Model confidence (mean pLDDT): 81 of 100. Large-subunit ribosomal RNA, domain I from a Terriglobia bacterium, 594 nucleotides, folded computationally. The organism belongs to Terriglobia, within Bacteria.
Context: one part of a larger RNA
RNA sequence: AGCCAACGGUGGAUGCCUUGGCGCCUGAAGCCGAAGAAGGACGUGGGUGGCUGCGAUAAGCCACGGGGAGCUGCCUACCAAGCUUCGAUCCGUGGAUGUCCGAAUGGGGAAACCCACCGCAGCAUGACUGCGGUACUCCGGCCUGAACACAUAGGGCCGGUAGAGGGAACCAGGGGAAUUGAAACAUCUCAGUACCCUGAGGAAAGGAAAGCAACAGCGACUCCCUGAGUAGCGGCGAGCGAAACGGGAAGAGCCCAAACCGUGCCGGUGCAAUAGCCUGGUGGCGUUGCCGGUACGGGGUCGUGGGACCGGGAGGGAGAGGCACCAGACUCUCCACGGAGUUACAAAGCUGCUACCUAGCAGAAGCGUUUUGGAACGUCGCACCGCAGAGGGUUAGAGUCCCGUAUGCGAAAGGUAUGCAGCCUCCGUCUCGGCACCCAAGUAGCGCCGGAACCGUGAAAGUCGGCGUGAAUCUGCGAUGACCACAUCGUAAGGCUAAGUACUCACAGGCGACCGAUAGUGAACUAGUACCGUGAGGGAAAGGUGAAAAGUACCCCGGGAGGGGAGUGAAAUAGUACCUGAAACCGUUGGUUU
Numbered sequence: 001a002g003c004c005a006a007c008g009g010u011g012g013a014u015g016c017c018u019u020g021g022c023g024c025c026u027g028a029a030g031c032c033g034a035a036g037a038a039g040g041a042c043g044u045g046g047g048u049g050g051c052u053g054c055g056a057u058a059a060g061c062c063a064c065g066g067g068g069a070g071c072u073g074c075c076u077a078c079c080a081a082g083c084u085u086c087g088a089u090c091c092g093u094g095g096a097u098g099u100c101c102g103a104a105u106g107g108g109g110a111a112a113c114c115c116a117c118c119g120c121a122g123c124a125u126g127a128c129u130g131c132g133g134u135a136c137u138c139c140g141g142c143c144u145g146a147a148c149a150c151a152u153a154g155g156g157c158c159g160g161u162a163g164a165g166g167g168a169a170c171c172a173g174g175g176g177a178a179u180u181g182a183a184a185c186a187u188c189u190c191a192g193u194a195c196c197c198u199g200a201g202g203a204a205a206g207g208a209a210a211g212c213a214a215c216a217g218c219g220a221c222u223c224c225c226u227g228a229g230u231a232g233c234g235g236c237g238a239g240c241g242a243a244a245c246g247g248g249a250a251g252a253g254c255c256c257a258a259a260c261c262g263u264g265c266c267g268g269u270g271c272a273a274u275a276g277c278c279u280g281g282u283g284g285c286g287u288u289g290c291c292g293g294u295a296c297g298g299g300g301u302c303g304u305g306g307g308a309c310c311g312g313g314a315g316g317g318a319g320a321g322g323c324a325c326c327a328g329a330c331u332c333u334c335c336a337c338g339g340a341g342u343u344a345c346a347a348a349g350c351u352g353c354u355a356c357c358u359a360g361c362a363g364a365a366g367c368g369u370u371u372u373g374g375a376a377c378g379u380c381g382c383a384c385c386g387c388a389g390a391g392g393g394u395u396a397g398a399g400u401c402c403c404g405u406a407u408g409c410g411a412a413a414g415g416u417a418u419g420c421a422g423c424c425u426c427c428g429u430c431u432c433g434g435c436a437c438c439c440a441a442g443u444a445g446c447g448c449c450g451g452a453a454c455c456g457u458g459a460a461a462g463u464c465g466g467c468g469u470g471a472a473u474c475u476g477c478g479a480u481g482a483c484c485a486c487a488u489c490g491u492a493a494g495g496c497u498a499a500g501u502a503c504u505c506a507c508a509g510g511c512g513a514c515c516g517a518u519a520g521u522g523a524a525c526u527a528g529u530a531c532c533g534u535g536a537g538g539g540a541a542a543g544g545u546g547a548a549a550a551g552u553a554c555c556c557c558g559g560g561a562g563g564g565g566a567g568u569g570a571a572a573u574a575g576u577a578c579c580u581g582a583a584a585c586c587g588u589u590g591g592u593u594u
Stems, first nucleotide, its partner, number of pairs: 001593009015579001016544002020515002022512006029504002031166002039101003042055003046079002049075003061095006070083003106115003116134007136163002138160007170201001171199005181188001185235001211218002222249004232240002253496003260298010276285002278328006303474001305439003309434005316335006337428005349423005354417005360409003366382003371378001383400002385389001391403003445469007455481001476491005531538002551578001554565004
C1' cells in the first nucleotide's frame, strides 16, 4: 500500500409522518370606491426583532347578542403590572376612532414629503395650535353678460349618495399576429386564436319576427342533446363546417315616434267680422282667431293590419267645470267594483310573517387486581348504545375516555328572497260603420368597393360597413339563396326586458386508483422573503428530539469547544449539529498478501 472483517466519522438517500399544496363537487356569495377603494408607508405593546391585529381613542373604544372560567395574539420564554361569576378573555352583528400616501382632489412633488389660502375656535399674542373648507368635468338652478338691438358665447354663485380609480376568471365591442399545417409555398390554415385597447355587471350578450317553414304548420331570446362530421365550402389540397325540424332547461312580455287634442313660448298673417269663445237662443268678450316652429301634457303601439278623426251602440253612483242664464252633450274629480305592481311594462317604499346566511346549543352507550408493555386504545373475559361503527385526539388498532358524528334546536342586530300578506301606488283597455289623416328618410333599394356568415365571387340571395345615387305609407313595403310569375310568411329604418347560460378572486363544507418535502403552489419554515438586476424583471434554499422537556442538578478533564461519570427517559448511537440514518468519501482495530 492492496484486499477482507468488525467498529466508527462524515453525509443525508430511503422508510414512515404532515401543518402545505393540487384537482373536483356542493352550498352560500358576487362587485368595491370622493361617506376616499384596492394596495401601501409610518406608527402602535410596561420591557418588542419579525408576523398578526389595530390607528395618536392605535394587539384596541361603545352597544347588543352568544358563551361560561379563566385571561393579557403568534414565534416565545421570563419579569413586572393587572382584568375576571357585578360574567372577563373569546365568537357574531352594528357603531365610533381611523396618521400619511394612493383615483388622491388646495398648489407642488423624486408616493408615504414640501408649501399655501379662507373661515371658526383656543391661547404662552410667538402669527402659534386645533378643526373645517379650497382639484377637474358633467348635470340642475339662479345671477350676470360681449362682438351686435334682442339673444348667444363667456363669467360668477348654489346644489348633486354624479363621474374618475380598482377587480381572479367570465362578457360585449374596437384592433389583431406569427410560429405551425399544407410534408416546399403565395390563396388557404393556425385564428378572429394569442396579445393590446374600451366598456359593463353579478352576470354580460341576446330578445318579443320586415322570423322560420312549405301548401302542413310553428310562434321572442338564451343554453343543452340531436340533426352531423350531414348539407355545403375548399390551390375541391391541407383542411374548414352549418341551419331548420325533433327532444329538453326556463318561460313574460312591454314602452315610445307619428296622426289628433290641449297648454306655454317664438315667428308670420290678420285689425273688427259669413271666421273664435262645446251645441241651440239671448247678451257679452276679444293682442281673440288662422298658419308654421318648438317644449310639455293627453292620445297611441299593430299584421286574422293597427291607430287617429267622424257617427252609432254598450257603459255603477255622486260632485265640479267652461263668459252669464235655460236644455243637452262632453271633460275632470271622488267613492264603489274589478285588474295590476317595485327585475322591463309608472314609481317611492314601509310593516309583518316565512326561509336562508352571519355567533351557537343539546346530543346515546364499558368495565375488569386478565395479560404484554414505559404507556392499553392490543389480548382475554363479561357487557352496552346505535337515525350516532364519518373523522380527529388521547403515552400503540378506542362506536361506548375527549372533541365530534346521526338527529333535533337557535338570533337582540345586520343581510338575502326575482317568497307571501297588508298598507300604499297605478290603470278602467270594448264594439259596428264611415273617412283615407298617421304608421320611424338621406332610410330601404340600386351601382362600385370591402367585411362577417359553412359559403375562398361563385348562379350568390340574406346581413354589416365606406363612397355615390335615391323611393313608397297599406291598392304600401320586405322576404321565401341570381331573376320572373303565382302562392305563402312578415311589417325594417326607435327603445326596455327576469329566468334558464358563463365564471370563481374571496367564504363554508365535502370528496380524491392526486403529491408527500429534489414531490405537491415559486412558497408546509421570517416567501414573492433572502439574494441578483439601473430597470422592466428574475428569484431560491430551508420540515421531523420525546408520550411528556422530564432539554442532563451535582462531580471530573479542558481556556473554551467538547467530553467522561451521575441523573431523566421505554430508548440518549432519541442530547436541541436531535426519528430512520443508504452510498460516495475519511478513519480505527484485527486478519491476510507483496
Notes
RNAcentral holds the full RNA, with entries from ENA.